[in-house]
RNA sequence: GCGCUUGUAGCUCAACUGGAUAGAGUGCCUGACUUCGGAUCAGGAGGUUCUAGGUUCGACUCCUAGCAGGCGCACCA
Numbered sequence: 001g002c003g004c005u006u007g008u009a010g011c012u013c014a015a016c017u018g019g020a021u022a023g024a025g026u027g028c029c030u031g032a033c034u035u036c037g038g039a040u041c042a043g044g045a046g047g048u049u050c051u052a053g054g055u056u057c058g059a060c061u062c063c064u065a066g067c068a069g070g071c072g073c074a075c076c077a
Stems, first nucleotide, its partner, number of pairs: 001073007010026004019057001028044005050066005
């Protein structure tokens, strides 16, 4: 340099193949329970869906460019 692939909550991952209000587990906070802690139960907060454009009535999903990580190939005095 070229190709492929991944990017969604603090972390690990969903979102039914374009359909409306983006969810789950874990973690965090509060409460219950407990002598205390842990475990358990209930509730709550937490999102620029990597960025910028585009297509569409409608985009996490499709297209283009870029950024970051991973893999492969090529080049290299």